Background:
The prediction has a mean pLDDT of 81. The RNA shown here (transfer RNA) has 81 nucleotides and comes from Patescibacteria group bacterium UBA6065. Rfam family: tRNA. It was read from a public genome assembly.
RNA sequence: GCCAGAGUGGUGGAAUGGCAUACACGGACGACUCAAAAUCGUCUGCCGCAAGGCUUGUGGGUUCAAGUCCCACCUCUGGCA
Repeated sequence: GCCAGAGUGGUGGAAUGGCAUACACGGACGACUCAAAAUCGUCUGCCGCAAGGCUUGUGGGUUCAAGUCCCACCUCUGGCA
């Protein structure tokens, strides 16, 4: 240099173009306990006092609607030279 794959909350990871973050881990609070562990319940993306706004590597495009399709770029992994 060329080709292919990947990039989603704090972490892993799912999602057929139609509620972004299911599920698990982790965390907070509570229940249980003499106390703890285990177990169970509720909550848990970001900004904001709130109303509300933003968010799938970055920037564009297509579409009524994009994590998903298209283009460019960035990073990582593998292959070829």